């Protein structure tokens, strides 16, 4: 150079034949419970779904262009 994967809360993943607040567990915080930690149980917060267009009534999914990360090939 040239194929081809991956990129979704701090992490690890789901969702990716388009459909209405974008889920699940760890983990962080409150609150209960204990003499007191930890377990359990309850709640909350926390994502413009890698960027930027484009198609649609409607895009985390579809399409184009870039970045990044790994791999093969030359």
């Nucleotide at each position: 150079g040239g194929c081809a994967c991956u990129g979704u809360g701090g992490c690890u993943u789901a969702g990716c034949g388009g459909g209405u607040c974008a889920a699940c567990g760890c983990a962080c915080c409150u609150g209960u419970c204990u003499c007191g930690u930890a377990u359990a149980c309850a709640g909350a917060a926390g994502g413009u779904c890698c960027u930027g267009g484009g198609u649609u009534c409607a895009a985390a999914u579809c399409c184009c262009a870039g970045c990044a990360g790994c791999g093969c090939c030359u």